[in-house]
RNA sequence: GGCCCCAUCGUCUAACGGUUAGGACACUUGAUUUUCAAUCAAAAAAUUGGGUUUCGACUACCCAUGGGGCCG
Numbered sequence: 001g002g003c004c005c006c007a008u009c010g011u012c013u014a015a016c017g018g019u020u021a022g023g024a025c026a027c028u029u030g031a032u033u034u035u036c037a038a039u040c041a042a043a044a045a046a047u048u049g050g051g052u053u054u055c056g057a058c059u060a061c062c063c064a065u066g067g068g069g070c071c072g
Base pairs, nucleotide, nucleotide: 001071002070003069004068005067006066007065010025011024012023013022018055028042029041030040031039048064049063050062051061052060
């Protein structure tokens, strides 16, 4: 340099173009307990960036950024 793949809550992971963007763990708060742990309940928390198509984009297309792989 060429080609291919990936990017979603703190972490891991779902989501036919129409979802309140869901779940698990963690954190926080409350209940329980003498305390801790465990258990139960609740809350907060995310679509890498820009553009295009579309009535509507996490999803399709283009460019960029970051990561990974193959070839030279």

Predicted 3D model of a 72-nucleotide RNA (transfer RNA) from a Patescibacteria group bacterium. The sequence is in RNAcentral, with records from ENA. Model confidence (mean pLDDT): 81 of 100.